[in-house]
Molecule: small-subunit ribosomal RNA
Organism: uncultured bacterium
C1' cells in the first nucleotide's frame, strides 16, 4: 500500500468478498514448564450448607469461673535462722542475636545548575493629590512633579531548593570480630529458736477472666449487581448571599445541684413453636425538672461598612428562653486532715466559633433512534400568603393570574446505567463501557415510615403480593445482584481452599477482637510473555516411502554412526525478602504536673510476631535421556504430484471445482505457514473517499421538486467611527489517580512492576482591533422608480367573419356507392353516390409559418374593441442595499378522470358487425356511446424533457435569426460599422468515464434550496394527510441475487439502408415430382438383417462391384503363448502326397526325411512345456496425428513501424472511379510488408523449325478385283519435341490530361481466347479410432482366432438419385461394313476359318501394342411400311428351353430364343440442371471383375433456344445504420395458469403484554383532629393540671376490582400478491423499422403477455 468478481474485450459507476488487528469469547484437533493477569456477556431465575459486623467490663447492675489477701475454727503437713558433724563439683561444648568483609549499593561530607522568594536598579500603563497654564465663561484641552499599586526585564547578592518520599536490595553459606545465656554451691544428720504450707467451711475485700441483659459506637462504610433510569444521572466548568456535617483538628468558655423509672433478676402464667403477659426489686456516661450563659439564637432600638437583586457583614443598649456525665491510672503540691467531696494525667461530657472531610441544593454547555409520534401540559406557569425542609423552590395548601414548552424537535415510542478509558484507525472518525478507578440506581415484588450526623437502611422495621419451609392447623420463618457452593437456562465462565503475617476498616485508653474487605493457594493454553523440545559433525547420497522418460528424483545431513552440552523434567540436599517507621518490655530527653508517680511526644537498646510455604532461589546427581502439533497448497495466497471417484461422493469467503487423463473432492508422498499451539464460528474497527468535516455526487450510471411567489433561516455592495460577540495572544485555576506516549529504574530478559514528564477541553482575568458581527453616519454602482419609445399566437371579456364536414328541404340524374393487400359487413330502385340552391347546427381556425414571437411553467395562432401583465431599448429625474436564495405554507399547473346544467357538427375508449388468422378479446374495414366543446366546482398526476434548480462574476472567436438604439452615407430608402437584449448552430482552450458541453457551460469561482448511496421485492404494505371517487403524497421490511446499470469497441445479426456480384432471379431448353424398374436410405422385421455417414456440405456415400470368400453380423462346432510378431533353453523334422472318421476346422495313421559349415555350430521351418507377450472392424472422431468436405476460386485475411484515442481498438483495409479480382489509378496520417487474385503449370486453338515409323501419299514408277500393297517421297495430315503468338501493342471517342471503358483496324485467336490442376486467415467439438497411426479406458478357455451354414438380397409402407417409357422430330424392316475419339490386352486381347436362330462353342494366326485384338461405333442419310391405337409405342413380369463364369448360381449372378404384354397417353403442390461446341440427344472405351454396370470416370459425333433486366427469391463482398444478441436470431426475452417451497400483507376473531385514564375498595404509615380511656419524673398541700401514650376520626395513598379505549406482539379458516425452483402448459408483448416504432401520465377492455383512445 491493495486484489478478486459484471463484459467477447475496455473505460467509468457500482455493490458483493478476501487479505490486517483486536476479544470476558465458543467449538474440533493436538498439548512440555514457569511468571503476570483473567475466568456467569444467558435466568435481576430459585436457592441446601457455612461464614461475610461488631465491639467496649475503663459507662452500668447482675452472673459465673479461677485466684489473692484478712480474719476465725478445725486438721494434715512443710522449712527458715544459728552454730556443730559429714559427703560432691567446679571446664569443654552447645544454644542464640549483632557487625564487617567478599560486593555491589546505601549513607555521611562538600561544590553547583535551573526554578521559585526577598531585595535592588531601570522601563511601560494607570494614578490620589500638588502647582503653574490657553481660550470670555461653564467646562474643555495639553504638558508638569507624584505617593502608591500592576505588569515585564534586571548581571551580581542573601534566602529556598538539599526536609521527607518508591519499587526493590542489604548475612543463605563461608571467614573474623563481639555479646548473652548457662553459673556456685548441692546433699545429709541432731538439739533449741521463731514462722511457714495445705485442706475444709464461713464472712469481708480485691485481683484476673468470662459474658446474657441496660447503655455508647458502628452497622449509612467496605463487599456484589446493572433491572430501572434518555435524567441536573453522568462529564465538564461555576454558583449556594439558600444548606448540613458525627468522628477529627485548632480555639474560647463550662461541667452545679437534684429527681423518678425500665431491662437483667426473682416469681405467677399463656403458646407446639416463634414469642409473650402479670406481680416485685435494681444500676448507670441510659431518661427528666432545676441553676448558671463567654460565645450563638430571637424580639425591640441605634449605627458603621460593603455588595451581583434579594442582600451581607459589623458595633451599642435592653429583655426573653435554653447545657453538660463521669470513668480510669497515680500523687498528697494546694484544701482538708479524710487515701478523699483534694490535687494531677489521660479518655470521655456541654456551649459556641473557625478549619478539614463528607453531603445536599441550583445552573452553562455536552450526552441515542424515531417525524409512518405534531401538537403537549390544570399544580400545568406565574404571583401574594401560609405550611414543611438542614437549606432554595408548587416542594405542599388557600386565592388571584392565564400562563409555560414545541421544528434550534416539545410529547411519544423504542433502545440503554455515564465517565476515566478499551479496541481500531496516518487522522478526523467509528465501535465499545469485561477486568482496574470516579459517580449513579438498585437489594424477592410494591408501598411506608422510625432511630440517627448520615437510610427511606443488600445480611434493620412495618405492610400487601409471589413462592419456599415449620407446624401440635390455633399459627410462625425466610430473602446469596456479599464469599464457596448447589438447582437451572446456556455454545459457554472456577474450591462448599489458607490466614488475619501484610494493607485496609469498626470498636476499645489499651492488649485485643473481628473482618469471604484484603493476603494467598486451588482450577481452566482463556489471554499476555519468557523457555524448552537439543548441538556439532556425519554421503555408501543406506533402507523403507512416492514419483519416473526406468536413466533416475526426491524424502535428505534428514536418519543411523561419533564427539559433546545439561535449560527443562526427575531425585536429593540448603533455603529467603515480604518484619519493623507496628507491639510489648526497658531505657534516654522532653512537656504537663508539686512530683524522682502517672501521662503525652521523640529517640536508643532488647524480645516476639509469616497464611503463601520448606514456596521462590542455590547445590548436588544422572542421563538426548520425559516433552510436537495443527492448517494449507486453483486464482486472490506462500506452497503440486500420484491414486481413486466420476454432476456422484463432496468442496466453496468470492470466482467457481466435479459428467474417465481433477495441482480444487478423498487418501498418500512432497511443500508451504505458524508453533504449544493451529484452525473454525461470532462480533467490532480497517480496508470502504461505499455517508465523503478531513473526502463523494446529481444531461445519459441511483440522483434537480412541473413551476412561480414568498415566511423562518442562511448569505449579502462602497467609506468613516465606536464596540469587543465572534477571531488572535499572555496570565491563572481546573483537566483525579490508573492508563496511552517519551526518559529513566526493579525482577536474570520479556510480560508485569515502580518513578518522573505529558495532558487537543471548559472556566475566570488582562491586551490586539485586520476580518466577520453589532450600533451609528454617509454615498451610487446592486435593486427599485420617473419620463420617451416600439415589438409581441401574453392574459380575461364581449361582438363578428368566410372555407370545410355532417344534417334537412327541392331540382338534375340512375345503377351502384364506399372500403380494402383483396373483400366483406354498410348505404342504394322507398332513387343512394355525382350534381345544383336554399336552410340549420357545431367545433377548428387553411395559406401568411419561420430551429419566427410571448409566456414562471403548463401553454399560446381567424378579425375587431375593451381591460390587464411582464420583458425591451434610450435617458439619468429620485429612493439609497430596500438584495440573493427559500425549509414549512400559498397559488398556477396538458391529457385524461369526476360532479351539476348545458351543447353535440366532426373525431371516437367501451361496444356491435365484417375480415385476417392455428386462433385475433388486436393491426384493417363499417358502425358507434362516453369523451372530445361551454358555464361553475373537483383531480393535481406526465419522457410536465434541454431528461441539466435559482442567482451574480470573470473565460477566444466565426456564422444566421428576432426587437430596439448609436454612427456614416444619401433627398430618402438600403448597405456597411456599432452597442444592448432574446433565439438558434459552428468551434478553441478547459471539461467529461466517454457521448459531448462549450458566454444560453456539462469551464472558473461564491452563495442558498432540493434530491441520490447495488438489483430486486416496490413507489408496493401497513400507518397517516388530501380527494365525492379514480388515486395522488409521504413511504418501509421480510426474503433474494452477485451482479443491475452507463458510455463506447469488435463482431454477428435485422421482415434496416445505400452499392455490387452469381444460372440467384427473369428470359429460355431439358428434366425431376405421376409409371415400371434399378440402385441407396428410413422404417418395420429377423437368429443376425455387421457398421459408419444425416439439411445445403447423408441417401448408384465408404463399397472402383456382398453366390463362398469379402464380412467385421447370426447359429452351431473347435483352439487357449494362440491365425500373425519377438525372446531364451529344449527336441527334430515340416511341407507335399495318400488313407480313414466328421458338415468341415481338426483328429487318427501311412509314405517321404531339408540346406551350410572351418565339423565347433549356424540357417529356415515345425512340435510340447513355461514365461514376458499376443490379438481385438471392443469404447472414446468430444482426448488426438493425418486426411478430406462446406462457405468458396468468395476476395478476402493480416503484420512492422509511425499516428489517433485512458482503453478495448481504430487508421493502413474507408473516400472518388474502375476491375472477374484489397485488379489498377487519384486522394488520404500514414508508409512499407506478408498470405490469398493475378502470372509462372498441363490440355486445347494459329503458325513455323527439326525428325519422319508401325503413321502419312501429292508428284514419279511398279502392281492389285480392291486396299500406301511395293519402289520411292518428306511436300501435307498426323506423331514426337522445340520455338513464335495477344501486349489495350496500333487508331478514334470518353474518362480526371489517371486507370480503365466503349468502337474499330490487323489477327487463327482480343481485352484473363476456352478447359484443368492450384483452395488465404478461418467457421462448423462437420467427417473419418471400420484406410492407417495414437493416448486412455476395457476383453484375456474370450469382445481373441479357424470352421460350415446362414445373413448384409428379407418387406405393409414413405424418401433420394437414376435408367426405360408413354410414341409419328417416331416404332419397325431394308439400303449398310457412312464417318470417331479415347482406352485395355499375357493367369491376357484373342483374328480368319466352321458350328448355332442366339447367347455361344470349336479353333489357336496376330499382338507386351501408331504395326495385331477388343473394334461392326450409334444418332445420322436413304426407301419401303405403321396412321394415332394403351398401338407394329411401352416393355415389367412370368412360363418354357438354352448358353457363360465358377468347387459351387437353391436362397443370391449375367446372357439368349420362343412365348407372355402390365402400369404408362407427358405427370398436383412443389422443385433441379444448364449461356455455346454448352443445354439437349447419340453411342464408344475404361477402372473394379472369375462372373455380375441403369452406376462411376472418361471419349468424341450430332448440336441448339435465351439474357429486357436486377423489383422480387437464394447465397455472397464492401460501407452505414440500430440492438437489451456475444453458444451470437436455431439469439435473446414477458405475462397468465399448473406444481414445490420460503418470507410478508389482509382477515371474522382469540389470546398475551406495557404505559395511562375514570370510579371502588384501602393495609402499614407520617401528618392533622378529637374526646367520655391510660398515665412515674413538671407544676400544686390537695384535688387537679400541663405533658404524654394508647384509641377514634379525617386528608394522601401501594396491592387489588370495575370499565371503555390506546400502543405493541403471537396466533388465526381463509385470502391476496411476491420470490425461488427441473427440460411443464399458453402464446409472442420487447430488443431489428422486433414485423402494427417504443415509450410516459391517464381512461376503459381483455386467458395472458397486451389492445385501443
Nucleotide at each position: 500500500a491493495g486484489a478478486g468478481u459484471u463484459u467477447g474485450a475496455u473505460c467509468a459507476u457500482g455493490g458483493c468478498u478476501c487479505a490486517g488487528g483486536a476479544c470476558g469469547a465458543a467449538c474440533g484437533c493436538c498439548g512440555g514448564c514457569g511468571g503476570c493477569g483473567u475466568g456467569c456477556c444467558u435466568a435481576a431465575c430459585a436457592c441446601a450448607u457455612g461464614c461475610a459486623a461488631g465491639u467496649c467490663g475503663a459507662a452500668c447492675g447482675g452472673a459465673g469461673u479461677a485466684g489473692u489477701g484478712u480474719u476465725u475454727a478445725a486438721c494434715a503437713c512443710c522449712g527458715a535462722g544459728c552454730g556443730c558433724u559429714u559427703u560432691a563439683a567446679c571446664a569443654a561444648g552447645g544454644c542464640u542475636g549483632g557487625g564487617u568483609g567478599g560486593a555491589u549499593g546505601a549513607g555521611c561530607a562538600g561544590c553547583c545548575a535551573a526554578g521559585c522568594g526577598c531585595a535592588u536598579a531601570c522601563g511601560a500603563a494607570c494614578g490620589a493629590g500638588c502647582a503653574a497654564g490657553a481660550c470670555a465663561a461653564c467646562g474643555u484641552c495639553g504638558g508638569g512633579c507624584g505617593a502608591g499599586u500592576u505588569c515585564g526585564u534586571u548581571a551580581c547578592g542573601c534566602g529556598u531548593c538539599a526536609a521527607a518520599c518508591a519499587a526493590g536490595u542489604g548475612c543463605a553459606a563461608c571467614a573474623c570480630c563481639u555479646g548473652g545465656u548457662g553459673a556456685u554451691u548441692a546433699g545429709a544428720g541432731a538439739a533449741c529458736u521463731g514462722g511457714g504450707u495445705g485442706u475444709u467451711a464461713a464472712a469481708c475485700a480485691c485481683u484476673a477472666c468470662u459474658u446474657a441483659g441496660u447503655g455508647g459506637c458502628g452497622a449509612a462504610c467496605g463487599g456484589g449487581u446493572g433491572a430501572g433510569u434518555a435524567a441536573c444521572g453522568c462529564g465538564u466548568g461555576g454558583g449556594c448571599a439558600a444548606u448540613c456535617u458525627g468522628c477529627c483538628c485548632u480555639u474560647c468558655a463550662g461541667a452545679c445541684g437534684g429527681g423518678g423509672a425500665c431491662a437483667a433478676c426473682a416469681u405467677u402464667c399463656c403458646g407446639a413453636a416463634a414469642g409473650g403477659a402479670g406481680u416485685g426489686c435494681u444500676a448507670a456516661u441510659a431518661c427528666c425538672g432545676g441553676a448558671u450563659a463567654c460565645g450563638a439564637u430571637c424580639u425591640u432600638a441605634u449605627u458603621g461598612c460593603c455588595g451581583c437583586a434579594u442582600g451581607g457583614u459589623g458595633g451599642u443598649a435592653a429583655g426573653a428562653a435554653g447545657a453538660a456525665a463521669g470513668g480510669u491510672g497515680g500523687c498528697c503540691u494546694c484544701u482538708g486532715a479524710a487515701u478523699a467531696u483534694g490535687c494531677u494525667a489521660c479518655c470521655g461530657c456541654u456551649g459556641a466559633a473557625g478549619g478539614a472531610u463528607g453531603a445536599g441544593c441550583c445552573u452553562g454547555c455536552g450526552u441515542c433512534u424515531g417525524a409512518u409520534u405534531a401538537g403537549c401540559u390544570a399544580g400545568u406557569u406565574g404571583g401574594u400568603g401560609a405550611g414543611g425542609u438542614a437549606a432554595u423552590g408548587g416542594c405542599u395548601c388557600a386565592c388571584c393570574a392565564a400562563g409555560g414548552c414545541g421544528a434550534c424537535g416539545a410529547u411519544c415510542a423504542g433502545u440503554a446505567g455515564c465517565c476515566g478509558g478499551u479496541c481500531u484507525g496516518a487522522g478526523a472518525g467509528g465501535a465499545u463501557g469485561a477486568a482496574c478507578g470516579g459517580c449513579c440506581a438498585c437489594a424477592c415484588u410494591g408501598g411506608g415510615a422510625c432511630u440517627g450526623a448520615g437510610a427511606c437502611a443488600c445480611g434493620g422495621c412495618c405492610c400487601a403480593g409471589a413462592c419456599u419451609c415449620c407446624u401440635a392447623c390455633g399459627g410462625g420463618a425466610g430473602g446469596c445482584a456479599g464469599c464457596a457452593g448447589u438447582g437451572g437456562g446456556g455454545a459457554a465462565u472456577c474450591u462448599u481452599c489458607c490466614g488475619c503475617a501484610a494493607u485496609g476498616g469498626g470498636c476499645g485508653a489499651a492488649a485485643g477482637c473481628c473482618u469471604g474487605a484484603c493476603g494467598g493457594a486451588g482450577c481452566a493454553a482463556c489471554g499476555c510473555c519468557g523457555c524448552g523440545u537439543g548441538a556439532g559433525u556425519g554421503a555408501a547420497g543406506a533402507a523403507g516411502g512416492u514419483c519416473u522418460u526406468c536413466g533416475g528424483a526426491u524424502u535428505g545431513u534428514a536418519a543411523a554412526g561419533c564427539u559433546c552440552u545439561g535449560u527443562u523434567u526427575a531425585a536429593a540436599g540448603g533455603g529467603a525478602c515480604g518484619a519493623a517507621u507496628g507491639g510489648c518490655a526497658u531505657u534516654u530527653g522532653u512537656g504537663u504536673g508539686a512530683a524522682u508517680a502517672a501521662u503525652g511526644c521523640a529517640g536508643g537498646u532488647g524480645c516476639a510476631u509469616g497464611a503463601c510455604g520448606g514456596u521462590a532461589c542455590c547445590u548436588u546427581u544422572g542421563g538426548a535421556g520425559g516433552a510436537a502439533g495443527c492448517c494449507a497448497c486453483g486464482g486472490c495466497u506462500a506452497a503440486c504430484u500420484a491414486c481413486g471417484u466420476g454432476c456422484c461422493a463432496g468442496c466453496a469467503g468470492c470466482c467457481g471445482c466435479g459428467g474417465u487423463a481433477a495441482u480444487a473432492c478423498g487418501u498418500a508422498g512432497g511443500u508451504g505457514g505458524c508453533a504449544a499451539g493451529c484452525g473454525u464460528u461470532g462480533u467490532c474497527c480497517g480496508g470502504a473517499a461505499u455517508c465523503a468535516u478531513u473526502g463523494g455526487g446529481c444531461g445519459u450510471a441511483a440522483a434537480g421538486c412541473g413551476c412561480u411567489c414568498g415566511u423562518a433561516g442562511g448569505c449579502g455592495g462602497g467609506u468613516a467611527a465606536g464596540u469587543a460577540a465572534g477571531u488572535c495572544u499572555g496570565u491563572u485555576g481546573u483537566g483525579a489517580a490508573a492508563c496511552u506516549g517519551c526518559g529513566g529504574g526493579g525482577c536474570u530478559c520479556a510480560a508485569c512492576c515502580c518513578c518522573g514528564u505529558a495532558u487537543u477541553g471548559c472556566a475566570a482575568u488582562g491586551g490586539a482591533a485586520a476580518c466577520u458581527g453589532c450600533u451609528u453616519a454617509u454615498c451610487u454602482u446592486g435593486a427599485g422608480u420617473g419620463c420617451a419609445g416600439g415589438a409581441g399566437a401574453g392574459g380575461a371579456a364581449a361582438g363578428g367573419g368566410g372555407a370545410a364536414u355532417u344534417c334537412c328541404c327541392g331540382g338534375u340524374g340512375u345503377a351502384g356507392c364506399g372500403g380494402u393487400g383483396a373483400a366483406a359487413u354498410g348505404c342504394g330502385u322507398a332513387g343512394a353516390u355525382a350534381u345544383c340552391g336554399g336552410g340549420a347546427g357545431g367545433a377548428a381556425c387553411a395559406c401568411c409559418a419561420g430551429u419566427g414571437g410571448c409566456g414562471a411553467a403548463g401553454g399560446c395562432g381567424c378579425c375587431u374593441u375593451u381591460c390587464u401583465g411582464g420583458a425591451c431599448u434610450g435617458u439619468g429625474u429620485c429612493u439609497g442595499a430596500c438584495g440573493c436564495u427559500g425549509a414549512g405554507g400559498a397559488g398556477c399547473g396538458a391529457a385524461a378522470g369526476c360532479c351539476a346544467g348545458g351543447g353535440g357538427a366532426g373525431c371516437g375508449a367501451a361496444c356491435g358487425g365484417g375480415a385476417u388468422u392455428a386462433g385475433a378479446u388486436a393491426c384493417c374495414c363499417c358502425g358507434g356511446u362516453a369523451g372530445u366543446c361551454c358555464u361553475g366546482g373537483c383531480c393535481g398526476u406526465a419522457a410536465a424533457c434541454g431528461a441539466u434548480g435559482g442567482g451574480u462574476a470573470c473565460u477566444a472567436g466565426g456564422u444566421g435569426u428576432a426587437g430596439g438604439g448609436g454612427g456614416u452615407a444619401u433627398c430618402g430608402a438600403c448597405c456597411c460599422c456599432u452597442c444592448c437584449u432574446g433565439u438558434g448552430c459552428c468551434g478553441g482552450a478547459g471539461u467529461u468515464a466517454a457521448c459531448g458541453c462549450a458566454a444560453u457551460a456539462a469551464g472558473u469561482a461564491c452563495c442558498c434550496c432540493g434530491c441520490c448511496u447495488g438489483g430486486g421485492g416496490a413507489g408496493u404494505a401497513c400507518g397517516g394527510u388530501c380527494g365525492c371517487a379514480a388515486g395522488a403524497c409521504u413511504g418501509a421490511a421480510a426474503c433474494u441475487c452477485a451482479a443491475a446499470g452507463g458510455a463506447a469497441u469488435u463482431g454477428a445479426c435485422g421482415g434496416g439502408g445505400g452499392c455490387c456480384c452469381g444460372c440467384a432471379c427473369a428470359a429460355g431448353c431439358g428434366g425431376u415430382g405421376g409409371a415400371g424398374u434399378a440402385u441407396g436410405u428410413g422404417g418395420u422385421u429377423u437368429a443376425a438383417u455387421u457398421c459408419g455417414a444425416c439439411g445445403c456440405a447423408a441417401c448408384g456415400c465408404g463399397a472402383a462391384g456382398a453366390a463362398c470368400c469379402u464380412u467385421a453380423c447370426c447359429a452351431a462346432g473347435g483352439c487357449u503363448u494362440g491365425a500373425c510378431a519377438u525372446u531364451g533353453a529344449g527336441u527334430g523334422a515340416a511341407a507335399g502326397c495318400u488313407u480313414c472318421a466328421g458338415a468341415g476346422a481338426u483328429g487318427a495313421g501311412g509314405c517321404c526325411c531339408c540346406u551350410c559349415u572351418u565339423c565347433g555350430g549356424g540357417g529356415a521351418c515345425a512340435c510340447a512345456a513355461a514365461a514376458a507377450c499376443a490379438g481385438g472392424u471392443g469404447g472414446u472422431g468430444c482426448a488426438u496425428g493425418g486426411c478430406u468436405g462446406u462457405c468458396g476460386u468468395c476476395a478476402g485475411c493480416u503484420c512492422g513501424u509511425g499516428u489517433c484515442g485512458u482503453g478495448a481498438g481504430a487508421u493502413g483495409u474507408u473516400g472518388g472511379g474502375u476491375u472477374a479480382a484489397g485488379u489498377c489509378c487519384c486522394g488520404c496520417a500514414a508508409c512499407g510488408a506478408g498470405c490469398g487474385c493475378a502470372a509462372c503449370c498441363c490440355c486445347u486453338g494459329u503458325c513455323c523449325u527439326a525428325u519422319g515409323u508401325u503413321g502419312c501419299c501429292a508428284g514419279c514408277g511398279a502392281g492389285u478385283a480392291a486396299u500406301g500393297u511395293c519402289g520411292g517421297g518428306a511436300a501435307c495430315u498426323c506423331a514426337u519435341a522445340g520455338g513464335a503468338g495477344a501486349c489495350u501493342g496500333c487508331c478514334g471517342c470518353g474518362g480526371a490530361c489517371a486507370a480503365c471503358g466503349c468502337g474499330g483496324a490487323g489477327g487463327a485467336a482480343g481485352g484473363c481466347g476456352g478447359g484443368g490442376a492450384u483452395g488465404a486467415c478461418g467457421u462448423c467439438a462437420a467427417g473419418u479410432c471400420a484406410u492407417c497411426a495414437u493416448g486412455c479406458c476395457c476383453c484375456u478357455u474370450a469382445u481373441g482366432u479357424c470352421u460350415u451354414g446362414g445373413g448384409c438380397u428379407a418387406c405393409a409402407c414413405a424418401c433420394g438419385u437414376a435408367c426405360u417409357a408413354c410414341a409419328a422430330u417416331g416404332g419397325u424392316c431394308g439400303g449398310c461394313a457412312a464417318c470417331a475419339a479415347a482406352g485395355g490386352g499375357a493367369a491376357g486381347c484373342g483374328a480368319a476359318a466352321c458350328c448355332g436362330c442366339g447367347a455361344g462353342g470349336u479353333g489357336g494366326a496376330g499382338c507386351g501394342g501408331a504395326u495385331c485384338c477388343c473394334a461392326u461405333a450409334a444418332a445420322c442419310c436413304c426407301g419401303a411400311u405403321c396412321u394415332c391405337a394403351g398401338u407394329u409405342c411401352g416393355g415389367a413380369u412370368c412360363g418354357c428351353a438354352g448358353g457363360c463364369u465358377g468347387c459351387a448360381a437353391c436362397c443370391c449372378g449375367c446372357c439368349u430364343g420362343c412365348g407372355u404384354g402390365a402400369a404408362g397417353u407427358c405427370g398436383g403442390a412443389a422443385u433441379c440442371g444448364c449461356u455455346a461446341g454448352u443445354a439437349a440427344u447419340c453411342g464408344c472405351a475404361g477402372g473394379u471383375c472369375a462372373g455380375c454396370a441403369u452406376a462411376c470416370u472418361g471419349c468424341g459425333g450430332u448440336g441448339a433456344a435465351u439474357a429486357c433486366g436486377u423489383u422480387c427469391c437464394c447465397g455472397g463482398g464492401c460501407c452505414u445504420u440500430g440492438u437489451a444478441c456475444a453458444c451470437a436470431c436455431c439469439g435473446c426475452c414477458c405475462g397468465u395458469c399448473a406444481c414445490a417451497c420460503c418470507a410478508c400483507g389482509a382477515a371474522a376473531g382469540u389470546c398475551u403484554g406495557c404505559a395511562a385514564c375514570a370510579c371502588c375498595c384501602g393495609a402499614a404509615g407520617c401528618c392533622g383532629g378529637u374526646g367520655g380511656g391510660g398515665u412515674a419524673a413538671c407544676c400544686g398541700c390537695a384535688a387537679g393540671g400541663a405533658g404524654c401514650c394508647a384509641g377514634c376520626c379525617g386528608u394522601c395513598u401501594a396491592a387489588g376490582g370495575u370499565g371503555g379505549g390506546g400502543c405493541c406482539g403471537a396466533u388465526g379458516a381463509u385470502u391476496g400478491g411476491g420470490g425461488u425452483g427441473a427440460a411443464g402448459u399458453c402464446g409472442u408483448a420487447a430488443c431489428a423499422a422486433g414485423g402494427u416504432a417504443g415509450c410516459c401520465g391517464u381512461a376503459u377492455c381483455g386467458g395472458a403477455a397486451g389492445g385501443u383512445g